[in-house]
Context: one part of a larger RNA
RNA sequence: CGUUAGAAAUUUGAGCGGUCCUGACCCUAGUACGAGAGGACCGGGUCGGACCGACCGCUGGUGUACCGGUUGUCCCGCCAGGGGCAUUGCCGGGUAGCUAAGUCGGGAAGGGAUAAGCGCUGAAAGCAUAUAAGCGCGAAACCCGCCGCGAGAUGAGAUUUCUUUAAAGGGCCGUGGAAGAUUACCACGUUGAUAGGUCAUAGGUGCAAGUGCCGCAAGGUACGCAGCCGAGUGAUACUAAUAGCCCGUUGAG
Numbered sequence: 001c002g003u004u005a006g007a008a009a010u011u012u013g014a015g016c017g018g019u020c021c022u023g024a025c026c027c028u029a030g031u032a033c034g035a036g037a038g039g040a041c042c043g044g045g046u047c048g049g050a051c052c053g054a055c056c057g058c059u060g061g062u063g064u065a066c067c068g069g070u071u072g073u074c075c076c077g078c079c080a081g082g083g084g085c086a087u088u089g090c091c092g093g094g095u096a097g098c099u100a101a102g103u104c105g106g107g108a109a110g111g112g113a114u115a116a117g118c119g120c121u122g123a124a125a126g127c128a129u130a131u132a133a134g135c136g137c138g139a140a141a142c143c144c145g146c147c148g149c150g151a152g153a154u155g156a157g158a159u160u161u162c163u164u165u166a167a168a169g170g171g172c173c174g175u176g177g178a179a180g181a182u183u184a185c186c187a188c189g190u191u192g193a194u195a196g197g198u199c200a201u202a203g204g205u206g207c208a209a210g211u212g213c214c215g216c217a218a219g220g221u222a223c224g225c226a227g228c229c230g231a232g233u234g235a236u237a238c239u240a241a242u243a244g245c246c247c248g249u250u251g252a253g
Stems, first nucleotide, its partner, number of pairs: 001152001005163007015149004021049007033038001051106005059100004066093005071086006110144003117137004169247004173189005194240003197236005203229003210223005
């Protein structure tokens, strides 16, 4: 821009893409078969491999804005307590998120029409013949089924609702987001829990500072499962989402 008034929502599915894998074992059954040795079809079940998808409750990884330990040095006048730098100084842990090695799921079942192949009925040709008329069975292939995209499918579809009383609706702007390069998408904008803060809490770290007591001291111990704390959860308008403008309809230029 189009889809021929403009919108919001829900859809149909032309068409396109994805998937399509496979092993071992057990039962049937030591049965059928076979002198024996050996040893099934059909059917049912269990456990796997690789691949693909989703997810983070579990097991782990990461987690340089969380907690702790610790070395050297400089600084906060000194002690104590802290801060900077040294690869995040080094080291031990670790929430959220992201993740695999973790967890769950998938290939199918089923239907249609067939291939090779196997048949039924059956003439030409009194027989025979699966074929000439007719009918059936039969593959991971094909069509559907399963998953994803999908009306620019210009063949531009459908349904519901809204606007006709001048709008309905959308955008700008702002607060943000398991959405994201920008954009888009989604939530929210005081008739408000969108983010921050605060409070509580899950969770992490691992028992703070200070003081008392014990010890010559290093240190230990009690107050105290303390103190501190990112992303989680819940609550709460304290802060910021204020106010407003534009497009959109009709007529004229």

Predicted 3D model of a 253-nucleotide part of an RNA (large-subunit ribosomal RNA, domain VI) from Eudoraea adriatica DSM 19308. It was read from a public genome assembly. Its mean pLDDT, the model's own confidence on a scale to 100, is 88.